The RNA shown here (small-subunit ribosomal RNA) has 1502 nucleotides and comes from an uncultured bacterium. Model confidence (mean pLDDT): 82 of 100. The sequence is in RNAcentral, with records from ENA and SILVA. It matches the Rfam family "Bacterial small subunit ribosomal RNA".

[in-house]
RNA sequence: AGAGUUUGAUCCUGGCUCAGGAUGAACGCUAGCGGCAGGCCUAACACAUGCAAGUCGAGGGGUAGCAGGAAAGCUUGCUUUCGCUGACGACCGGCGCACGGGUGCGUAACGCGUAUGCAACCUACCUCAUACUGGAGGACAGCCCUUGGAAACGAGGAUUAAUACUCCAUGGUAUCACGAUAUCGCCUGUUAUUGUGAUUAAAGAAUUUCGGUAUGAGAUGGGCAUGCGUCCCAUUAGCUAGUUGGUGAGGUAACGGCUCACCAAGGCGACGAUGGGUAGGGGGCCUGAGAGGGUGGUCCCCCACACUGGUACUGAGACACGGACCAGACUCCUACGGGAGGCAGCAGUGAGGAAUAUUGGUCAAUGGAGGCAACUCUGAACCAGCCAUGCCGCGUGAAGGAUGACGGCCCUAUGGGUUGUAAACUUUCUUUUUAUGGGAAGAAACUUAUCUACGUGUAGAUAACUGACGGUACCAUACGAAUAAGGAUCGGCUAACUCCGUGCCAGCAGCCGCGGUAAUACGGAGGAUCCAAGCGUUAUCCGGAUUCAUUGGGUUUAAAGGGUCCGUAGGCGGAUUUUUAAGUCAGUGGUGAAAGCCGACAGCUCAACUGUCGAACUGCCAUUGAUACUGGAAGUCUUGAGUGUAAAUGAAGUGGGCGGAAUGAGUCAUGUAGCGGUGAAAUGCAUAGAUAUGACUCAGAACACCGAUUGCGAAGGCAGCUCACUAACAUACAACUGACGCUGAGGGACGAAAGCGUGGGGAGCGAACAGGAUUAGAUACCCUGGUAGUCCACGCCGUAAACGAUGAUCACUCGCUGUUGGCGAUAUACUGUCAGCGGCCAAGCGAAAGUAUUAAGUGAUCCACCUGGGGAGUACGCCGGCAACGGUGAAACUCAAAGGAAUUGACGGGGGCCCGCACAAGCGGUGGAGCAUGUGGUUUAAUUCGAAGCAACGCGAAGAACCUUACCAGGUCUUGACAUACAGAUGACCGGAACUUAGCCGGUUCCUUUCCUUCGGGACAUCUGAUACAGGUGCUGCAUGGCUGUCGUCAGCUCGUGUCGUGAGAUGUUGGGUUAAGUCCCGCAACGAGCGCAACCCUUAUGUUUAGUUGUUAACAGGUAAUGCUGAACCCUCUAGACAGACUGCCGGGGAUAACUCGGAGGAAGGUGGGGAUGACGUCAAAUCAUCAUGCCCCUUAUGAUCUAGGGCUACACACGUGCUACAAUGGCUGGUACAACGGGCAGCGGAAGAGUGAUCUGGAGCGAAUCACUAAAAAGCCAGUCCCAGUUCGGAUUGUAGGCUGAAACUCGCCUACAUGAAGUUGGAGUUGCUAGUAAUCGCGGAUCGGAAUGUCGCGGUGAAUGCGUUCCCGGGUCUUGUACACACCGCCCGUCACACCAUGAAAGUUGGGGGCGCCCGAAGCAGAUGGCCUAACCCUUGGGAGGAGCUGUACGAAGGAGUGAAAUCAAUGACUGGGGUAAAGUCGUAACAAGGUAGCCGUA
Repeated sequence: AGAGUUUGAUCCUGGCUCAGGAUGAACGCUAGCGGCAGGCCUAACACAUGCAAGUCGAGGGGUAGCAGGAAAGCUUGCUUUCGCUGACGACCGGCGCACGGGUGCGUAACGCGUAUGCAACCUACCUCAUACUGGAGGACAGCCCUUGGAAACGAGGAUUAAUACUCCAUGGUAUCACGAUAUCGCCUGUUAUUGUGAUUAAAGAAUUUCGGUAUGAGAUGGGCAUGCGUCCCAUUAGCUAGUUGGUGAGGUAACGGCUCACCAAGGCGACGAUGGGUAGGGGGCCUGAGAGGGUGGUCCCCCACACUGGUACUGAGACACGGACCAGACUCCUACGGGAGGCAGCAGUGAGGAAUAUUGGUCAAUGGAGGCAACUCUGAACCAGCCAUGCCGCGUGAAGGAUGACGGCCCUAUGGGUUGUAAACUUUCUUUUUAUGGGAAGAAACUUAUCUACGUGUAGAUAACUGACGGUACCAUACGAAUAAGGAUCGGCUAACUCCGUGCCAGCAGCCGCGGUAAUACGGAGGAUCCAAGCGUUAUCCGGAUUCAUUGGGUUUAAAGGGUCCGUAGGCGGAUUUUUAAGUCAGUGGUGAAAGCCGACAGCUCAACUGUCGAACUGCCAUUGAUACUGGAAGUCUUGAGUGUAAAUGAAGUGGGCGGAAUGAGUCAUGUAGCGGUGAAAUGCAUAGAUAUGACUCAGAACACCGAUUGCGAAGGCAGCUCACUAACAUACAACUGACGCUGAGGGACGAAAGCGUGGGGAGCGAACAGGAUUAGAUACCCUGGUAGUCCACGCCGUAAACGAUGAUCACUCGCUGUUGGCGAUAUACUGUCAGCGGCCAAGCGAAAGUAUUAAGUGAUCCACCUGGGGAGUACGCCGGCAACGGUGAAACUCAAAGGAAUUGACGGGGGCCCGCACAAGCGGUGGAGCAUGUGGUUUAAUUCGAAGCAACGCGAAGAACCUUACCAGGUCUUGACAUACAGAUGACCGGAACUUAGCCGGUUCCUUUCCUUCGGGACAUCUGAUACAGGUGCUGCAUGGCUGUCGUCAGCUCGUGUCGUGAGAUGUUGGGUUAAGUCCCGCAACGAGCGCAACCCUUAUGUUUAGUUGUUAACAGGUAAUGCUGAACCCUCUAGACAGACUGCCGGGGAUAACUCGGAGGAAGGUGGGGAUGACGUCAAAUCAUCAUGCCCCUUAUGAUCUAGGGCUACACACGUGCUACAAUGGCUGGUACAACGGGCAGCGGAAGAGUGAUCUGGAGCGAAUCACUAAAAAGCCAGUCCCAGUUCGGAUUGUAGGCUGAAACUCGCCUACAUGAAGUUGGAGUUGCUAGUAAUCGCGGAUCGGAAUGUCGCGGUGAAUGCGUUCCCGGGUCUUGUACACACCGCCCGUCACACCAUGAAAGUUGGGGGCGCCCGAAGCAGAUGGCCUAACCCUUGGGAGGAGCUGUACGAAGGAGUGAAAUCAAUGACUGGGGUAAAGUCGUAACAAGGUAGCCGUA
């Protein structure tokens, strides 16, 4: 310090998530030791038991118990007596119990923190100073007696002491009242001195002393007041009657409405009162670079509380944790009458909870209470116990050791890698463990004893006494590697990888995401990585997050500028002078507790931990000074702002008047059959006269041309002409005022359209509605009508994509150009200037698009607004409105995205350009019939399998009777039909024959019987046996190779370097021309190059040359019935080698003079001459595991094999594709007659000749083929004849009979022939298809496969057309551009209702509960008041009583309680029914949006 995640990729915005640190933690697995720390976060829930506050006999009366002593009695070890002694229960009295310890309920407060003040206060014990300590008296506990009660606890009588209580004396510097003088201060006042008067005190004990009283001072502790700081909600906006103040009184330690009486009407609040929620505060702690954020456990300070609520008493101090009283709840005891209690002290128990310890030891130390002291008490404290809860430290060994052992795991597996120097083994140390022995510091005091100094006491010295922890820490010795390693992770983030299992299952997951048969992501294993006595998980906080932004963010399009203006508070504010010193800055003083953090040093062996010192504590207060800036005060100025004058400008506003065109209506006229409307129609209007035309009249609304990128207005908005009124802006002048300014939370005004109310008006248009169309539907788009509305007046509403998606104001910052209104100035010639409205562009800015003096640049001020998407601008509450609705405005829940700009593609019922038998123009088909063939479907035991739009369907299959064959039903085999290896046996095997069998296999019998040799044997073959293995047309073409189809023979697809862009990418490859072509030329931030195109290759068209056999035959010769038949020849044809030829080369026109194009010449051929081969980067998870190969999986007496024999692939209500033959006269039939080319041939072609009507047979010449044969008759054609338009002399299906051929074998299931039979069919619906020239059409011929079996297929030649205006449209493609919410790329994306399930939420007749408030009733304890009937020790007394007091009574206040109240408010839970929302799978219906999304979309409204 960053990283992952939105996209095909990119940049940005933006959220989510992770890596770090921390914890009073918990849970899972694991665990050797020690030190230091920490340990109920939940129920302030309830508590059994023990302990936690007593002490003093040197205050007192005393003696219940214990001990000692004495005495007495006797039973000689017991009893009794004596307060005599040590001591001491209970009691009176003193001090303490208000500290220490616990908890965090309450509290948003002067509670806390900080800084001040008290001239408004108190303070026991302690210290210092001064003074005093005289006398008298009466009681009450205890004890004793009587008595009530179960107990707790009492009642009565008698008697008694004190440092208990009372009275008197004395008394001041105390207190109070009235004065006087002086000083000081901060308003009341304070302080000092002084005068008069009044009032108030005491206690003893002990013998060294400690006490008591008064006053003053100090110290300590407290009380009160004040400034500042101190959480969330405004969907809490008004609150307050003792309330705010005054006067007087009371009360308090003290001020004060603290309380009361009277008077006044104040006080608080947007700088957030009041209300609600939550919470102890701080030092600190965690995190962070810091600023901040979170937190307040342990330790320290403060506060509050002590079962809940209230109350006072005592006291220096309490409204009191281990005190009291009352009320309430709860628990316990009880004799039922009545009583007792308070662990939020230490342990401990139950409960709650994920979760938190021992009913331990000691007062040795530190501290506290009491005491003269010894001492007692002390769950404060010091220690120990439990817990890996945390921090720190140590160990589990170290060195050597390679046959790199065994085993495990992995692999390309005779071997290698890894575990791994790891182990074994050798040497060595002993921290630790165990055993034995020694053994602390913490202790110095108090006290006691002795001594010294001065002065009986204090100070000092010496000695003695005291250790819970603990026989602990520590030290020594001995033994011996001996006693000691786990957890998580290993897809990326994030360090660490393989195998097996599983198969969208089981599961994982912090985010992205893994898992559907090859999972580094699940589970296991091996290995590795990271930490380590721990490791992970969960929870929470900070960080990363600059993701609330003070440091340190934004608002055109990502979330975000208010619709606009005016203006209140507030914020900010021109120049200059003087003054002040609030802000600001500097110095000084005080404070900022300690601990903590930081630095240094030191102590535990180190560290954690601890100690000492320092620094720091960024703060607050006071004081002194400075005066630039800001503020305050006073003055001056003119440039900001405003006023004035002048002459302009404009669709600025309001009201009135006027105008013409158009539309509609009415009347009249002309006129006749349609009009109107649409994509096409219909509804509608019209013979009762429409539409059209003309004239006149009427009505309402809007104002053509001018008109514009114009003008005006704050915005909304404003358009015929004219008048009146009102407002504004700019300019010029620089006369006047003199900062009067800017912005603007609340507030006010204005505010399109729609809508609402009342009343008018209503021509056109036109929601709703009606009808007609369209459509699957059409509650729409289109058409015909048509109400509200649109218009006017008045009043509401207050919203819009109210947009420049850009708040207002001021200043500054390159240029070019247009325009409006002014000015210089008479002039739009030119130039300048001010204000506005536009365009282009530089710098800058920006994520980019873009913006750019009209900023989105650079600065300043103020306001508004934003903080992931959805839920939702919704719900609830409140405010406004007649309503519609508007304003304000959440949460639960849910997702990991949503979004902006730009890029490349793809797509568009977007556009431009271009091409193609794509359309058009033609010719012929197909779709109808019969048949052939393939497919689907159906059937079947099986009808084997594959191919599926184009690009499956006469396809794999260039040929299923058996075989093929993979399918079915049977019969058989199991190392196998086939390969390699081993052992043994045989010499054969093979072959032939017979029997068995349906047949094969098998068996039996017969015949037949190897090769080489160095003679050892070997080779080969068969059989038998055993094991490795064979075998699979079984699965996966979505694991693959190879091969193939298709876009497409379309012209494209890329790269290097450079340049541009933040980047994806772009450029090049776009543009202007041109081409069949990214073909070429020109231009250009590109320059080059590659794969494609073209060319090179084959063939065909012409010629030359070479060569002539098997080819040819012109000339010569011979010969035949005839024929190159023969001799010859090679001229020609032909054959097949080489070469030539065509290149826009030449001419002309066009064109940029280029490329190229048009025309022409020559030429066999002309612009690629025709045809072929050749298929770029890629697309379709295209096809093929059944050609072959191959991974994985599966079968192994079977999913293999064999063979045989049989069946099936040939089925048949049907549907489709591809063909053949036809429907006839451009024809059929009969006869005659002419002309090819390509090919194949030895298990072959097979001549002649002969037989047969024919298929064919006999036959065997010739030929491995330019020789022979297929082969011949090519056919169509031509010439004759016939048929005469018919289901025919067309057509040939079907069927019968008889034959032929192949083959073991034609039944299922072949082909051919002859005779006979003679279906359908008379040119084919919607639609669809091929073809641009030697092509279509038509005619025949040949080949492959093949034993036989073509209408298929592959070739060959014969005859031989028509048409092409052209590119609007259909299809496909290329290129440029545009839009996009698509990228699995339009077969895309995506919206809403409905149905089902789940989740959270709103509303709801109500129901239940909580907290608080108001008024009322009752009114405990208690303090205060009143009263003096009754009772009464101290003092007085005249003895009657008085003063004083207790009790009783009961007034005011008063907790708890009660009934109720406006059926009050508020919060929460629940609720039949109901509303929308979210999520979910493959539901239903449509198709709203994204492209012109097929009616452009969107906003407001009805």